[in-house]
RNA sequence: UUGAUCCUUCGGGGCAGGGUGAGAUUCCCUACCGGCGGUGACGAUUGCAUGUGCAAUUCAGCCCGCGACUCGAUGCAGCCUUAACGAUGCAUCGACUGACUUGGUGAAAUUCCAAGGCCGACGGUAAAGUCCGGACGAGAGAAGGUAAAG
Numbered sequence: 001u002u003g004a005u006c007c008u009u010c011g012g013g014g015c016a017g018g019g020u021g022a023g024a025u026u027c028c029c030u031a032c033c034g035g036c037g038g039u040g041a042c043g044a045u046u047g048c049a050u051g052u053g054c055a056a057u058u059c060a061g062c063c064c065g066c067g068a069c070u071c072g073a074u075g076c077a078g079c080c081u082u083a084a085c086g087a088u089g090c091a092u093c094g095a096c097u098g099a100c101u102u103g104g105u106g107a108a109a110u111u112c113c114a115a116g117g118c119c120g121a122c123g124g125u126a127a128a129g130u131c132c133g134g135a136c137g138a139g140a141g142a143a144g145g146u147a148a149a150g
Base pairs, nucleotide, nucleotide: 001149006145007144008143009142010141017029018028019027031130032129033120034119035066036065037064038063043058044057045056046055047054048053061118062117070095071094072093073092074091075090076089077088079086100116101115102114103113104112122133123132124131
């Protein structure tokens, strides 16, 4: 300097106010929220330099990809069973996987600025992105450490 492997820690936000109703944070009016990585001219912040530049940081829910949820296949485990089926847990693989336009600036923006719009698993319950539940779970990944090698 690079950094296999392993370890530790971290790793999601949100219905205020009102209406109807026996009952709704679920309907209606209105309100609120935005996981992770990439891209991100310009801009913003900071530092250095200094006449105009360099560096760092930051910047997308709806652009690209990933995770989560859901479904399926295979294997393993224990449970049940005469056996099979089956459901459960774990692992691997696969499927599924929401939503943006217009105007402005510019060489360049679905990323900046302005405006308007749109989206959000499953189970429960008066029909839920926001409540309760699986979930003190899992996880994209982030930070730190360890060590092989050169």
Annotation: FMN riboswitch aptamer (RFN element) from Desulfosporosinus sp. FKB, 150 nucleotides, folded computationally. The coordinates come from a structure-prediction model, not an experiment, and the mean pLDDT is 76. Its Rfam family is "FMN riboswitch aptamer (RFN element)". From the family's description: The RFN element is a highly conserved domain that is found frequently in the 5'-untranslated regions of prokaryotic mRNAs that encode for flavin mononucleotide (FMN) biosynthesis and transport proteins. The literature on the family includes a 2002 paper in Proc Natl Acad Sci U S A by Winkler et al., "An mRNA structure that controls gene expression by binding FMN". NCBI's taxonomy places the organism under Bacteria, Bacillati, Clostridia, Desulfitobacteriaceae, Desulfosporosinus. The sequence was found by an Rfam model in a public genome assembly.